[in-house]
Context: one part of a larger RNA
Molecule: small-subunit ribosomal RNA, 3' major domain
Organism: uncultured prokaryote
């Protein structure tokens, strides 16, 4: 100088505390760990591994295992030596790869040759093989925490200090004042993006106030530029203005206007650095290793096992509720090998059909919760739906191993869940549904969207984590 302290002061933070909801107890969905297994590839492991890398394992993916093949090789570039097009068709055997057979079949050049492509052969390819403790690169955390440096210059024999402390204040090293300090730079802030109010122009596929014409009914037409809504450019919010309080400072506390008040509200944005943090399996890379194999093709199986244990969720345990009829009201998205409308068949998944749409113009698409009226009457029920049978649909060459749905029957545990734990401060928690990425099929997982819509915050003793001064120290 630091690190530390069951010294100290100051001060934050869904940390406690208030308050609302939830894991921990039941089933099942998922990750792990065990444990099994021929293989159950592989990595991740306190916070910061565990619905993580996977934005989607039947086959492929696929790294693993069991057989079965290849050996210049599934890929590349070169060189030599000999053939001759490569290739499509079609048969055979084989579980395929792949092997034999049959037909067919080049371009460029007069030519030499060339290009292609077989077989041999040299060089080499190639490796999810180790090593993230050789490394780039991305990445997570303290942590959006307010910090960490730097030149001069002063002080100290030196490390080094000072600026950066001190007094006020801020969300802030934000500001301001003092001051052996003066500046400065990386951070904080702003400038950028969505959101809130508004104004100009700009109207088609969006609107539809007046006018007209039409209808069973619809902006349906003609037409309009109000209104909505969509995009351009702008305007607005600065403690800018009143009073108080303060050191006459900065700034705090109220008000006024005003859609909007002191960072409006959300995002994007992550200093110096820590953790020899993750990652050689995104990729790139040095060393080391394999070279008829740790490399490559295939076909089957496996990652989807299952006494358990543990995380991360979904669905319930029911009357603020279930059933069953009738009604209303969204944003965001996504569509051409797509979306798929009307009719039609099915109880239904779903067929049949193809209108219309590269989409403000057709579609997906019927938003739920809600409200209205009926039941049901506190029971393991008309509560929950796991299991299991059956009998089907749909994707795919294929759903046995191991899809998802759908319809009939079946109806487990489960009565709010020890100890102990998580997560929110407001359009948030709670709760309703919608879409999208991956994707042939598969979502209770992720990312988004928008409907209804609260409770509490006295306060900083205590518990966690952090900042800033001090002080102790046999640490460094």
């Nucleotide at each position: 100088u630091g690190a530390c302290g069951g010294g100290g002061g100051c001060c934050c933070g869904c940390a406690c505390a208030a308050g609302c909801g939830g894991u921990g107890g039941a089933g099942c969905a998922u990750g792990u760990g065990g444990u099994u297994u021929a293989a159950u590839u592989c990595g991740a492991u306190g916070g910061u591994a565990c619905g993580c890398g996977a934005g989607g394992a039947a086959c492929c993916u696929u790294a693993c295992c069991a057989g079965g093949g290849c050996u210049u090789g599934a890929c590349a570039u070169a060189g030599g030596a000999g053939g001759u097009a490569c290739g499509g068709c079609g048969g055979c055997a084989g579980a395929g790869a792949u092997g034999c057979c049959g037909c067919u079949u080049c371009c460029c050049g007069c030519a030499a040759g060339g290009g292609g492509u077989c077989u041999c052969u040299u060089a080499c390819a190639g490796g999810u093989g180790c090593u993230g403790c050789a490394u780039g690169g991305c990445u997570g955390u303290c942590g959006u925490c307010a910090g960490c440096u730097c030149g001069u210059g002063c002080u100290g024999u030196g490390a080094a200090g000072u600026g950066u402390u001190g007094g006020g204040u801020u969300a802030a090293g934000u500001c301001c004042c003092g001051c052996a300090a003066c500046g400065a730079g990386c951070g904080c802030a702003a400038c950028c993006c969505c959101u809130g109010c508004u104004g100009u122009c700009u109207g088609u596929u969006a609107c539809c106030a007046a006018c007209a014409g039409g209808u069973a009914a619809u902006g349906c037409u003609g037409g309009g530029g109000a209104c909505u809504c969509g995009g351009a450019c702008g305007g607005u919010a600065c403690u800018g203005c009143c009073g108080g309080u303060g050191a006459c400072a900065a700034a705090c506390c109220g008000g006024a206007g005003g859609a909007a008040g002191g960072u409006g509200g959300g995002g994007a944005c992550g200093a110096c650095g820590u953790c020899a943090a993750g990652u050689c399996a995104u990729c790139a890379u040095g060393g080391c290793c394999c070279u008829u194999a740790u490399g490559u093709c295939c076909u089957g199986g496996g990652c989807u096992a299952c006494a358990c244990a543990c995380g991360u969720g979904c669905u319930a345990c029911a009357a603020u509720g279930g059933u069953c009829g009738g009604u209303a009201c969204a944003a965001a998205g996504c569509g051409c090998a797509g979306c798929g409308a009307a009719a039609c068949g099915g109880c239904g998944a779903c067929g049949u059909g193809g209108a219309g749409c590269a989409a403000a113009u057709c579609g997906c698409a019927g938003a739920a919760a809600g409200c209205c009226g009926a039941u049901c009457u506190c029971a393991g029920u008309a509560c929950a739906g796991a299991u299991u049978g059956a009998a089907g649909u749909c994707u795919g060459a294929a759903a046995c191993u191991c899809g998802a749905c759908u319809u009939c029957a079946u109806g487990a545990a489960g009565g709010u869940g020890g100890a102990a734990u998580c997560g929110c401060u407001a359009g948030u928690a709670a709760u309703c549904g919608c879409g999208c990425a991956u994707c042939a099929g598969c979502a209770u997982g992720g990312c988004g969207c928008g409907g209804u819509g609260a409770a509490u915050a006295c306060g900083u003793u205590c518990c966690c984590a952090g900042g800033c001064c001090u002080u102790g120290u046999a640490c460094a």